[in-house]
RNA sequence: GGCCUCAUGGUCAAGAGGUUAAGACGUUGCCCUCUCAAGGCAAAAUCAGGGGUUCAAUUCCCCUUGGGGCUA
Numbered sequence: 001g002g003c004c005u006c007a008u009g010g011u012c013a014a015g016a017g018g019u020u021a022a023g024a025c026g027u028u029g030c031c032c033u034c035u036c037a038a039g040g041c042a043a044a045a046u047c048a049g050g051g052g053u054u055c056a057a058u059u060c061c062c063c064u065u066g067g068g069g070c071u072a
Base pairs, nucleotide, nucleotide: 001071002070003069004068005067006066007065010025011024012023018055027043028042029041030040031039048064049063050062051061052060
């Protein structure tokens, strides 16, 4: 240099065109308890950046950035 792949809450991670973006851990509040832990209920918190296609993009395409890999 060329090619492939990944990027989603604090962490892990599903979703592969459609209205409320799952789940787990963690955090916060309430219940329970003499208290703590455990347990139950609830809540907050996420689509790397830009552009394009589309009625509609987290999803498809292009570029950029960053991570991983193959190759010369």
The RNA shown here (transfer RNA) has 72 nucleotides and comes from a Clostridia bacterium.
Lineage of the source: Bacteria > Bacillati > Bacillota > Clostridia.
The sequence was found in a public genome assembly.
It matches the Rfam family "tRNA". It is annotated as a transfer RNA. Rfam describes the family as follows. Transfer RNA (tRNA) molecules are approximately 80 nucleotides in length.